[in-house]
RNA sequence: GACCUCGUAGCUCAACGGCAGAGCACUCGCCUUUUAAGCGAAGGGUUGUGAGUUCGAAUCUCACCGAGGUCA
Numbered sequence: 001g002a003c004c005u006c007g008u009a010g011c012u013c014a015a016c017g018g019c020a021g022a023g024c025a026c027u028c029g030c031c032u033u034u035u036a037a038g039c040g041a042a043g044g045g046u047u048g049u050g051a052g053u054u055c056g057a058a059u060c061u062c063a064c065c066g067a068g069g070u071c072a
Stems, first nucleotide, its partner, number of pairs: 001071007010024004018055001027041004048064005
């Protein structure tokens, strides 16, 4: 330098172009003499950044940024 894959909650990951979710973690409550375990609830996201297409974009297109890989 060329090409491929990936980027979503604190972590690991989902999500036909049509309300952004789960598990774990954190917080609160219940239970327990206490802790752990168990049960319940709540909070937490400019979906890497910017633009385009579309009635509507996490999803499609383009350019950047970052991570990994193949080739030179």
Transfer RNA from a Chloroflexota bacterium, 72 nucleotides, folded computationally. Rfam family: tRNA. It is annotated as a transfer RNA. From the family's description: Transfer RNA (tRNA) molecules are approximately 80 nucleotides in length. RNAcentral holds the sequence, with entries from ENA.